[in-house]
This record gives sequence, C1' cells and structure tokens, in this order.
RNA sequence: AGAUGAUAAAGGCAACCUAUCAGAUAAGAAUAGGGUGCAAAACCACGGCCUUCAAUCUUGCUAAACAGGAUGUGGUUGCAGGGUCACCGAA
Repeated sequence: AGAUGAUAAAGGCAACCUAUCAGAUAAGAAUAGGGUGCAAAACCACGGCCUUCAAUCUUGCUAAACAGGAUGUGGUUGCAGGGUCACCGAA
C1' cells in the first nucleotide's frame, strides 16, 4: 500500500412510523423525534430491475369516468451492477 472485516475501539448514516412540509405524483425532497438495520446504508442516475403520471398523443368503452401503451416528466445509490473517495487495525 492492497485485499480483508473481529463479541475490537472511536464514530457515522437513518429503514420504517409520526408531525410539519416543497412537489402533478411517487417505494416522497427537507426538518424534528424514535431507531430497522448497514463496513461504505459516503458520493454519482451510466445501463438494467422496480416505481411515478401533471402535460401531449393513442387504444379499450356509444360517450364520460376508469384502465392500458407511447413520448416525456420525475423517484430509487437502503434493488443488485458499474464508477469515485474514505475511518480503524485483530486474524
């Protein structure tokens, strides 16, 4: 230095719920409380999985409502993959 991750130490993050709350919406951005868990649960939406539907087009229906699809708009890094940075030191 790299791999690696212990009944180690110092810490970190925050599932989900509740309240407030930006948003059209969302498996929901932000704040606070509790703390499910995580050795990258730090950062990046690059392709995949999953998910959202305000707007436009389109299909089903006599029509509307409703539902589906497409374009497109987001979300998710705590879905795995990929990329980047990083604390500690037992075997």